RNA sequence: GAUUUAUUAAGAAGCGUUUAGAGACAGGCUCCAUGAUGCGCUAGCAACCUCCCUAAUAAGAGAUAGGUGCUAAUUCCUGAUAAAUAAAUU
Numbered sequence: 001g002a003u004u005u006a007u008u009a010a011g012a013a014g015c016g017u018u019u020a021g022a023g024a025c026a027g028g029c030u031c032c033a034u035g036a037u038g039c040g041c042u043a044g045c046a047a048c049c050u051c052c053c054u055a056a057u058a059a060g061a062g063a064u065a066g067g068u069g070c071u072a073a074u075u076c077c078u079g080a081u082a083a084a085u086a087a088a089u090u
Stems, first nucleotide, its partner, number of pairs: 001090008013042005021031003025079004043071003048067002050063002053060002075082001
């Protein structure tokens, strides 16, 4: 990178640094020099993998040490053969 399956109306921010665009794409709308976006650290949210109990390949209750993920706006809205994330396979 590709394929498959699942999820996407809930939830959770400070500091440092960077710098002019950013929110995937098109249109809209929004954020932004009172510093957005990105990056780093810390903190937090969640519970896909994981752990544990009931159970027994299903399903349900619980936990958060570890691997990811996430922390403006319903995936911001609409659209599309769209996107993102997780797990497995390749």
Molecule: SAM riboswitch aptamer (S box leader)
Organism: Flammeovirgaceae bacterium UBA976